The RNA shown here (c-di-GMP-I riboswitch aptamer) has 84 nucleotides and comes from a Candidatus Atribacteria bacterium. Its Rfam family is "c-di-GMP-I riboswitch aptamer". Rfam's curators write: GEMM was predicted in a large-scale screen for bacterial structured RNA regulatory elements. Gene Ontology term of the family: cyclic-di-GMP binding. Lineage of the source: Bacteria > Pseudomonadati > Atribacterota > Atribacteria.

RNA sequence: AGUUGAUAAGGGCAAACUAUCCGAAAGGAUAGGACGCAAAGCUAUGGGUCUAAAGCAUAAAGCCAGGAUUGCCAGGUUACCGAC
Numbered sequence: 001a002g003u004u005g006a007u008a009a010g011g012g013c014a015a016a017c018u019a020u021c022c023g024a025a026a027g028g029a030u031a032g033g034a035c036g037c038a039a040a041g042c043u044a045u046g047g048g049u050c051u052a053a054a055g056c057a058u059a060a061a062g063c064c065a066g067g068a069u070u071g072c073c074a075g076g077u078u079a080c081c082g083a084c
Base pairs, nucleotide, nucleotide: 002084003083004082005081012037013036017032018031019030020029021028022027035071041077042076043075045074046073047072048069049068050067055063056062
């Protein structure tokens, strides 16, 4: 430096749920809390999925992402320790 995650060591993050706040909603933030995670660190770049305020349409219960989701899957990028 590259690949990799058996066995450890030091640790890290934090699902559901609850409270408060933001948001039209999906969802997000903070605190508690742990289902789990070897990138469950960062990034909305590609795909998928969710919501539909505004807008469009209306016979109709419809359409639509400039919104959201990285703990949906991939890509990019950074990284502790061990093994080869």